[in-house]
RNA sequence: UGAGCAGGCCGGGCGGUCGCGGCGCGCUUCGGUGCGUCGAGGAAAGUCCGAGCUCCACAGGGCAAGGUGCUUCGUAACGCGAAGGCGGGGCAACCCGACGGAAAGUGGCACAGAAACUACACCGCCUACGUCCCUUUGAGACCGGCAAGGGUGAAAAGGUGCGGUAAGAGCGCACCAGCGGAUUGGCAACAGUCCGGCUGGCUAAACCCCACCUGGAGCAAUUCCAAAUAGGGGAGCGAUGGAGUGGCCCGCUCUGCUCCCGGGUAGGAAGCUUGAGGCGUGCGGUGACGUACGUCCUAGAGGAAUGGCCGCCUCGGGACGCUUCGGCGUCCUAGACAGGACUCGGCUUACAGGCCCGCUCACACG
Numbered sequence: 001u002g003a004g005c006a007g008g009c010c011g012g013g014c015g016g017u018c019g020c021g022g023c024g025c026g027c028u029u030c031g032g033u034g035c036g037u038c039g040a041g042g043a044a045a046g047u048c049c050g051a052g053c054u055c056c057a058c059a060g061g062g063c064a065a066g067g068u069g070c071u072u073c074g075u076a077a078c079g080c081g082a083a084g085g086c087g088g089g090g091c092a093a094c095c096c097g098a099c100g101g102a103a104a105g106u107g108g109c110a111c112a113g114a115a116a117c118u119a120c121a122c123c124g125c126c127u128a129c130g131u132c133c134c135u136u137u138g139a140g141a142c143c144g145g146c147a148a149g150g151g152u153g154a155a156a157a158g159g160u161g162c163g164g165u166a167a168g169a170g171c172g173c174a175c176c177a178g179c180g181g182a183u184u185g186g187c188a189a190c191a192g193u194c195c196g197g198c199u200g201g202c203u204a205a206a207c208c209c210c211a212c213c214u215g216g217a218g219c220a221a222u223u224c225c226a227a228a229u230a231g232g233g234g235a236g237c238g239a240u241g242g243a244g245u246g247g248c249c250c251g252c253u254c255u256g257c258u259c260c261c262g263g264g265u266a267g268g269a270a271g272c273u274u275g276a277g278g279c280g281u282g283c284g285g286u287g288a289c290g291u292a293c294g295u296c297c298u299a300g301a302g303g304a305a306u307g308g309c310c311g312c313c314u315c316g317g318g319a320c321g322c323u324u325c326g327g328c329g330u331c332c333u334a335g336a337c338a339g340g341a342c343u344c345g346g347c348u349u350a351c352a353g354g355c356c357c358g359c360u361c362a363c364a365c366g
Stems, first nucleotide, its partner, number of pairs: 001362005007356004012313007020039008041337001045348002048346005053218004060250004065214005070084005085099001086097004100209002105207002107203003122150002124146003130142003133138001158176006177199001179196007222270004232261006241255004277296008315335001316333007
């Protein structure tokens, strides 16, 4: 200097003017008005997970159903986070993983190929004894041995090499992989070393088995107050019944449930923002995080507020002119993704531009 990897922050500021919502303190002719103060996001998006909270249910037991899936830790909890293990990608920094079980069972491996569950041998290699053919030689043929070579395929009875054999084969040996055992390190997943026999697969993001977890519905949850109406009319089921917040069974509780016609009401308050909260410092921990002390209160609308205009500054971009190539002057332009609605912890997706910090590789110079 270039190309990359991982992380953090910002994503406008100041002033004036007009206009909004909450809260507080005054004034008020109760209509309102003055002052002060606060007033969107890193994702507010998706609605994918987990909870807090509310209600239903004697809140219990089970089946079914669903979710997660290496180990240990963190957390209120999680399908999240941290640290590690193993596997894969990359020269590397780093990134990804739907990562329990194939010896419980059932399926699948198309096509090609001799053959894809325990292997009927296509091309082949060898060929003793015995037999046929031939003047003789002779693998020409039968019987016999082989699965090492070739071919097919994603995958073909562990791989490579040497020896051995009639030709071969873990038949033997060396190294490696797998499997089993012993031992060492580690909390563990696993890893190392040694020994042994010589060893047919893959697939569970197929059904399934195993381990752990799970009541349901949701702020349009729900609670309170006020008002109004017609406690109206009809039909069906009915204690061997009916109802009880996903389905089924048992248990338990209560005593009704369903449908049609018609009538009244739609107002107000709460839930509603003080929290598993933010920030700072110390200590502990590799880390996620925990803990002690201190400090702060940062939207709460209710068809939905935080905006418009002007001026200046700054970052970036563009146009013109100049340039000693460092840059300077004038003009234009706020310019990415995008806006709460019960709250919080995550994940995923979108994002113009700028800044900071660490690391990797290549080249050049000193």
The prediction has a mean pLDDT of 79.
Bacterial RNase P class A from a Candidatus Hydrogenedentota bacterium, 366 nucleotides, folded computationally.
It matches the Rfam family "Bacterial RNase P class A". Rfam describes the family as follows. Ribonuclease P (RNase P) is a ubiquitous endoribonuclease, found in archaea, bacteria and eukarya as well as chloroplasts and mitochondria.
The model forms 95% of the base pairs in the Rfam consensus.
The RNAcentral record of the sequence draws on ENA.